The RNA shown here (Bacterial RNase P class A) has 393 nucleotides and comes from Citricoccus sp. WCRC_4. It was read from a public genome assembly, where an Rfam model found it. The prediction has a mean pLDDT of 77. The organism belongs to Citricoccus, within Bacteria.
């Protein structure tokens, strides 16, 4: 200097003027709670989006058991908790920094592996190789009755037996390499290797890693298929739930009225438990007002200690929206940032950097009970650490 990887921050600013929401103070008016004026302070996000997880809080009177259903899935930590975060292990990708993994179980069972191929779960012989027999052909030898018989070798065809080494098919073929052995082969046997199982040693909290010895020789894949195993899980949700005020109009049908029954509750079902004199269905009327919940929080910032880290302890400091058809805006001016064009000749070998002017632009996007995460969107700018290549010293 270039290329790459990981992390953090910011995401417009200032001044003037008019205006909005909510607090605090003061004054005045009316009257007991409103209005007006003035001053002071505060007033959208890092994702407020998605509504995908986990909670706080509230209600279901209280508390159980079973089935069903759902979620997570290597190990160890963090946290209020989690499906999140951190570290590590194993597997995969990359030269590396790093990134990815729905990462327990295939010897509990069921299912699936198309086509091709002989054969795809305990299988299998298409081509080949070997042996034997029969037939035919060629060559040689021997015998003899001169054209036959026997023997050997080779080739072809057919049948039988042996083989799974070689070749072929396929994503995948029941270990690999080298040898012994065999009629030809084969873990049939041997050496080494991989895998699996057993015993032991070392390291580690653990997942796991390394090593020694022994052994049958070798017992596919798939669970983001059903399933098995381990762990966890009440439901509904601020339109939760309370308080005040105001207004109205009940009727029909069915079941039942204390014996524990109608009915109801405990997510769906069952058991069990509890409440219970009214309940269920249909038709119809009234209320759509105000207040609380509503913002001080598992809160934020700084320092320090512990920890590889996530994070935690201690000390100090700070208060930063609470609306309800739903506030934070309009106008003017000056800058910042980005792009394009021009000028200067300032720096520099160059690439480029710097200054000035003009024009244009300025991302994703807005609380509604609150918080911890994850996912998604995001123009531009700033900073840090790490890896690789080249060059210089």
């Nucleotide at each position: 200097a270039c290329a790459g990887g990981c992390c953090g921050g910011u995401g417009g600013a200032c001044g003037g003027u008019c205006g909005c929401a909510g607090g605090g103070c003061a004054u005045c008016g009316c009257a007991u709670g409103c209005g007006a004026u003035g001053c002071c302070g505060u007033g959208a996000g890092g994702a407020a989006c998605g509504u995908c997880c986990g909670g706080g809080c509230a209600c279901c009177a209280c508390a159980g058991g079973g089935c069903g259903g759902g979620a997570u899935g290597g190990u160890g930590g963090g946290u209020a908790a989690c499906g999140c975060c951190c570290a590590c292990u194993c597997g995969g990708g990359g030269u590396a920094a790093c990134c990815c993994g729905c990462a327990g179980g295939a010897c509990a069972g069921u299912g699936c592996c198309a086509c091709a191929g002989a054969a795809a779960g305990c299988a299998g012989a298409c081509c080949g190789c070997c042996c034997g027999c029969a037939c035919g052909g060629u060559g040689g030898g021997u015998g003899c009755g001169u054209g036959c018989a026997c023997c050997c070798a080779c080739c072809g065809u057919g049948c039988g037996g042996g083989u799974a080494a070689g070749g072929g098919u396929g994503a995948a073929a029941c270990g690999g390499u080298g040898g012994u052995g065999u009629a030809a082969g084969a873990g049939a046997c041997c050496a080494c290797c991989a895998g699996c199982g057993g015993u032991c040693c070392g390291g580690g909290u653990g997942a796991c890693c390394g090593g020694a010895c022994c052994g049958g020789c070798u017992c596919g894949g798939u669970a983001a298929a059903c399933c098995c195993c381990a762990u966890c899980c009440g439901g509904u949700g601020c339109a939760a739930g309370g308080c005040c005020g105001a207004a109205c109009a009940g009727g029909a049908u069915g079941c039942g009225u204390u014996c524990g029954c109608a009915g109801g509750g405990c997510u769906g079902c069952c058991c069990g438990c509890c409440c219970g004199a009214g309940c269920a269905u249909c038709c119809g009327g009234g209320u759509u007002g105000g207040c609380c919940g509503c913002u001080c929080g598992a809160g934020c910032c700084c320092g320090u200690c512990g920890g590889c880290a996530a994070c935690g302890g201690c000390g100090g400091g700070c208060c930063u929206a609470g609306a309800u058809g739903g506030a934070u805006g309009g106008c003017c001016g000056u800058c910042a940032c980005c792009g394009u064009g021009g000028c200067c000749c300032g720096g520099g070998c160059a690439a480029c950097c710097g200054g000035c002017c003009a024009c244009g632009g300025c991302a994703c996007a807005g609380a509604a009970c609150c918080c911890g995460g994850c996912g998604u969107a995001c123009a531009g700018c700033c900073g840090g650490c790490c890896u690789g290549u080249c060059c210089c010293a």